RNA sequence: GCCACGACGCCGGGAGAAUCUGGUGUUCCCAGUGCCGAAGGAGCAACCGCCCCGGUAAACUCUCAGGCUCACGGACCUGCGUCGUGUA
Numbered sequence: 001g002c003c004a005c006g007a008c009g010c011c012g013g014g015a016g017a018a019u020c021u022g023g024u025g026u027u028c029c030c031a032g033u034g035c036c037g038a039a040g041g042a043g044c045a046a047c048c049g050c051c052c053c054g055g056u057a058a059a060c061u062c063u064c065a066g067g068c069u070c071a072c073g074g075a076c077c078u079g080c081g082u083c084g085u086g087u088a
Base pairs, nucleotide, nucleotide: 003086004085005084006083007082008081009080010079012077013076018033020032021031022030023029034068035067036066040064041062042061043060047055048054049053
């Protein structure tokens, strides 16, 4: 110094599902019902082990939480920067 991996940060992109009913009232809030899955959380296979049992995954499943006008948020992805590790 190139490349790869990991962590953090920044910009950009970023889905789904009633603004339904009622109250209140003026765009917000509360309750009910219905619905969504891509914050978070929980669960399981193959496989592995010391084989009673345990370890272990997701964008799968559940929907506790969160969300269902906009905004915010948002897994994930590109790019950029910093740090760390490894290698010819």
Glycine riboswitch aptamer from an uncultured Rhodobacteraceae bacterium, 88 nucleotides, folded computationally. The prediction has a mean pLDDT of 80. It was read from a public genome assembly, where an Rfam model found it.